[in-house]
RNA sequence: AGUCGUGCCAGCGACAUUAAAUAGGCCAUUAGGCUGGCAGCCGUCCCGGAGUAACUGGCCGGGGAUUGGC
Repeated sequence: AGUCGUGCCAGCGACAUUAAAUAGGCCAUUAGGCUGGCAGCCGUCCCGGAGUAACUGGCCGGGGAUUGGC
C1' cells in the first nucleotide's frame, strides 16, 4: 500500500482475494449497524397520505432514533 466492519475524515480491529467475523477496551442501560465528528445510508418505532369492500404487506411524506461510569 489492498479488502472488510453503512458513506466521508480520523482511530480501532480483522483478513489475504474472500467479505466475512466470536475481533473492534470493560461495565450498566438501550433497536441496532466497532468508536468520535458530519450525513439520517440500511434497519427499526410513531404519525399522516394514497390505495383496498376491509385489513396486512408494499408505496409516498414527516418525525424520533441510546446514555452514563472507569

The RNA shown here (Pistol ribozyme) has 70 nucleotides. Its Rfam family is "Pistol ribozyme". The literature on the family includes a 2015 paper in Nat Chem Biol by Weinberg et al., "New classes of self-cleaving ribozymes revealed by comparative genomics analysis".